[in-house]
This record gives sequence, C1' cells and structure tokens, in this order.
RNA sequence: UACUUAUCACGAAAGGUGGAGGGAUUAGGCCCUGUGAAACCUUGGCAACCGCAGCUGUAUUCCAACAGAUGAAUGGUGCCAAAUCCUACCCCCUGACGGGGACAGAUAGGCU
Repeated sequence: UACUUAUCACGAAAGGUGGAGGGAUUAGGCCCUGUGAAACCUUGGCAACCGCAGCUGUAUUCCAACAGAUGAAUGGUGCCAAAUCCUACCCCCUGACGGGGACAGAUAGGCU
C1' cells in the first nucleotide's frame, strides 16, 4: 500500500519560526487567511480506537479464549474553524426544507 471491521452532526488553546496560501482528489459552491495561510517547534487541551484495571455473561476441571457495558488516562496513536464545510451517484418525501444508502476520504484495530 491492498483487504477487512468500527467510528466520523459532540469535544478541544496560546506563543514562536515562517511568509501565501488553505479547507483530501475532480467539478460547482461557500468559507478561512498580511487582524498572518500551509509547514515546523514549544506549552496546553479534547477524546477514548489499542493498551490498562476490575465487573457481568458465554465457555469451562482450571487457565486461556470470546462478547458486553463501565472506570481511569502513565503508555501507542489521533485530534483541537465551519457535519468528513455543502453538493455530485441511487432511493424516498416535499411547494421548498429534508431523510436513508452508496462511492470516496480521515482515524484506529486486525490482517498481509
């Protein structure tokens, strides 16, 4: 990287370097940005996927294993504008708004 599973309308700041872009890709919108973008550094914070602790259940001679909800947050990640900013493809509904699903993406685990 590919494959696979889960989640994605909640939440979370300031300083320094930097100097024009950024919001994933393509397109159409819209928004942020010299009152300082991207990127990098420092400190701080949010969250709870893995990991950790015990509880319950399955199973069971015992251990291991599997599942569920809960707790804490040192460890491994991640994240700290706007719903993944909105739309694009399919279905439903409506005067309009809208709802569901898919595709793609992001993050984590597994696997390779």